[in-house]
RNA sequence: AAAAGGCAAACUCGGCGAAAGCCGGGGACGCAAAGCCACGGGCCUUCACCGUCAAGCAAGCUUGCAGUAUGGCCGCCGGGCUACCGAA
Numbered sequence: 001a002a003a004a005g006g007c008a009a010a011c012u013c014g015g016c017g018a019a020a021g022c023c024g025g026g027g028a029c030g031c032a033a034a035g036c037c038a039c040g041g042g043c044c045u046u047c048a049c050c051g052u053c054a055a056g057c058a059a060g061c062u063u064g065c066a067g068u069a070u071g072g073c074c075g076c077c078g079g080g081c082u083a084c085c086g087a088a
Base pairs, nucleotide, nucleotide: 006031007030011026012025013024014023015022016021029075035081036080037079039078040077041076042073043072044071048068049067051065053064054063055062056061057060
C1' cells in the first nucleotide's frame, strides 16, 4: 500500500435525568485513535444554592430575572495514557 476488522452523527423507538445529556435497539453523516482520562481552555445545562434585582401576597414564601457547577460534552481544541492489521 492493500485487505480484513472497528466506531457510529442526524433522526427514530424504549429507559434514566430538573435540564444539558447519558444508556440500550434501529440507523450511517462521518472517523486512522470517533479507544480511554473532564487535566487546561472552550461550550451546554441550572434541580439545588445564591441575590443591594422585579412583581405578588398568606410576610417568609411564590413566580420571574441575574449569577454560580458540584451536573454534562473527549464526534470543539490542547495535553496525558493505551492500542489492531500492515506489502517486511